Notes
SAM riboswitch aptamer (S box leader) from an Acidobacteriota bacterium, 109 nucleotides, folded computationally. Its mean pLDDT, the model's own confidence on a scale to 100, is 78. It matches the Rfam family "SAM riboswitch aptamer (S box leader)". From the family's description: The SAM riboswitch is found upstream of a number of genes which code for proteins involved in methionine or cysteine biosynthesis in Gram-positive bacteria. NCBI's taxonomy places the organism under Bacteria, Pseudomonadati, Acidobacteriota.
């Protein structure tokens, strides 16, 4: 980097450094930001996945994350910030559903 698969309406920030951008990409919107953005470091925290462990089960398989631990990842403004494509309802504004894309985990080439 590609592929498969699951999840994405929950949760959780301070300090140092840095010095103007940031919210994945393009476009539109909206928002954050010199009361200090991104990046990096430290500490703290969160708990979706893996793992440990527990419950259900004679046991295995399996199920439960609105049991538990916090070891491996990950994450700690706003639903993945919203929209873009398709379908449905509606005169319209708009609303609902699905897809695509993205992120993360697990597996795999």
């Nucleotide at each position: 980097c590609g592929c498969u698969u699951a999840u994405u309406g929950a949760g959780a920030a301070a300090g140092g450094u840095g010095g103007a951008g940031g919210g994945a990409u393009c476009a539109g919107g909206c928002c954050c930001u010199g009361u200090g953005a991104a990046g990096c470091c430290u500490u703290a925290g969160c708990a979706a996945c893996c793992g440990g462990u527990g419950a259900c089960u004679c046991g295995c398989c399996g199920u439960c994350a609105c049991g538990u631990c916090a070891g491996g990842u990950g994450c700690u403004a706003a639903u993945u910030c919203c929209u873009g494509c398709c379908c449905a309802a509606g005169c319209a504004a708009u609303u609902g559903g699905g897809a695509a894309a993205a992120a993360u985990g697990a597996g795999u080439g």